[in-house]
RNA sequence: UAGGUAUAACGGAUAGUAACUUGAUACAAAUCAAGAGGAAAGUCCGAGCUGCUGUAAGACAGUGUUCCAUUUAACGAAUGGCCGUAGUAAUGCGAGGGAAAGUGCAACAGAGAUUAGACUUCUAUCAGUAAUGAUAGUAAAGGUGAAAAGGUGGAGUAAGAGCCCACCAGUCUUUAUAGUAAUAUAGAGAGCUUGUAAACCCAACAUGGCAGCAAGAAACAGAUGGUCAGCGUCUUACAAUGCUACUGUUUCGCUAGAGGUAUGACGUGAGUCAUACAGUAGAUUAAUUACUAUCACUACAAAACUCGGCUUACGUUAUGCCUAUUCU
Numbered sequence: 001u002a003g004g005u006a007u008a009a010c011g012g013a014u015a016g017u018a019a020c021u022u023g024a025u026a027c028a029a030a031u032c033a034a035g036a037g038g039a040a041a042g043u044c045c046g047a048g049c050u051g052c053u054g055u056a057a058g059a060c061a062g063u064g065u066u067c068c069a070u071u072u073a074a075c076g077a078a079u080g081g082c083c084g085u086a087g088u089a090a091u092g093c094g095a096g097g098g099a100a101a102g103u104g105c106a107a108c109a110g111a112g113a114u115u116a117g118a119c120u121u122c123u124a125u126c127a128g129u130a131a132u133g134a135u136a137g138u139a140a141a142g143g144u145g146a147a148a149a150g151g152u153g154g155a156g157u158a159a160g161a162g163c164c165c166a167c168c169a170g171u172c173u174u175u176a177u178a179g180u181a182a183u184a185u186a187g188a189g190a191g192c193u194u195g196u197a198a199a200c201c202c203a204a205c206a207u208g209g210c211a212g213c214a215a216g217a218a219a220c221a222g223a224u225g226g227u228c229a230g231c232g233u234c235u236u237a238c239a240a241u242g243c244u245a246c247u248g249u250u251u252c253g254c255u256a257g258a259g260g261u262a263u264g265a266c267g268u269g270a271g272u273c274a275u276a277c278a279g280u281a282g283a284u285u286a287a288u289u290a291c292u293a294u295c296a297c298u299a300c301a302a303a304a305c306u307c308g309g310c311u312u313a314c315g316u317u318a319u320g321c322c323u324a325u326u327c328u
Stems, first nucleotide, its partner, number of pairs: 001324010012295007020035006037300001041311002044309005049212004053239008062207005067081005082096001083094004097202002102200002104196003119142002122137006150168005169193001171190008216252007260277007
């Protein structure tokens, strides 16, 4: 310098005038303070909260997850590792348990796709002048295929085959060392070994249920509607014999939170603990805009109960690491 890869920050600023919403003070006027994001998006997950007569315990259906350890209110999330895989690498991705419980599937081609199998060959016997035919054996060589069911070499055989032997790969069992563990390295043994579970299924763990703030609660008014029904299922125990639907308006839910900022300690890290500080939108026909001046640049894009994640969209800048080349 070029390319790649990972992470982080910001995403209009200052001054003035006028306007909108909420809160406080205030009789009113008026003054002061605050006022849409890093993703507010998607609605993919998890929870707080609310309702379905209430409380407690147990079981099941159903649902979800799947290597190890940790973090968290919880998660299918995050952090750090292990294994696999792509890449020269930094790094990325993983729907990462089980095929030796069972069932299913593997198109076409091919003789045959797991109780599988003989097309071309090979060997032996019989018939035949010969070509060739029949019977028996074989799966080594060739062919088809993604895959023919371990590989190489040797011995043996009529010809062959893990039939046997040596070495090697894979699977399982076991010993030693290191590690919390997943696992790695080394040794010993066994049987000879297709793949597929994002196919059904099995195992372990978790949950135990459906709807969701347009959930729901209260008050006022209207009018005359409903009756043993109302929670996934079942069991046991206790309590109550009670509640009500529909429409309209208003109020609550509605913003102090598993929250934020700063410092310190612990931890590889995600995070945890302690101290201090501040008070930071609550609309409901839906609020934050308009103008002037200076500077900057271009983007993606607007809260509706709240929060923790994930995914997607996007501009500028900065930093770490990897590869290549050149110079010192």

Notes:
Model confidence (mean pLDDT): 76 of 100. This is a predicted structure of a 328-nucleotide RNA (Bacterial RNase P class A) from Sulfurimonas sp. SAG-AH-194-I05. Its Rfam family is "Bacterial RNase P class A". Rfam's curators write: Ribonuclease P (RNase P) is a ubiquitous endoribonuclease, found in archaea, bacteria and eukarya as well as chloroplasts and mitochondria. The model forms 97% of the base pairs in the Rfam consensus. NCBI's taxonomy places the organism under Bacteria, Pseudomonadati, Epsilonproteobacteria, Sulfurimonadaceae, Sulfurimonas.